Model confidence (mean pLDDT): 82 of 100. A computed fold for an 85-nucleotide RNA from Geosporobacter ferrireducens, annotated as c-di-GMP-I-GGC riboswitch aptamer. The organism belongs to Geosporobacter, within Bacteria.

RNA sequence: AACGACAAGGGCAAACCAUUCGAAAGAAUGGGACGCAAAGCCAUAGGGCCUUUCACGAAAGUGAGUGGCAGCCGUGCUACCGAAG
Numbered sequence: 001a002a003c004g005a006c007a008a009g010g011g012c013a014a015a016c017c018a019u020u021c022g023a024a025a026g027a028a029u030g031g032g033a034c035g036c037a038a039a040g041c042c043a044u045a046g047g048g049c050c051u052u053u054c055a056c057g058a059a060a061g062u063g064a065g066u067g068g069c070a071g072c073c074g075u076g077c078u079a080c081c082g083a084a085g
Stems, first nucleotide, its partner, number of pairs: 003082002011036002016031006034071001040077002044074001046073002048069003052065005
């Protein structure tokens, strides 16, 4: 550097519930653990998904904008431990 044990010490916390915020998607806090070896950080002019507005369209949908998801995949930055290979 890479890799990831039924290792050690720790960490995070899905669904759901309560409260609050939001038009919505969704978010924050507390409870709670399905999972996670970066489930740490950055919306990221890479892709994807969700919300909403407008235009076009008979419709399916397409285009442009708004807001959101990093626990959908990838990219970038940073990091604890050390068995086997």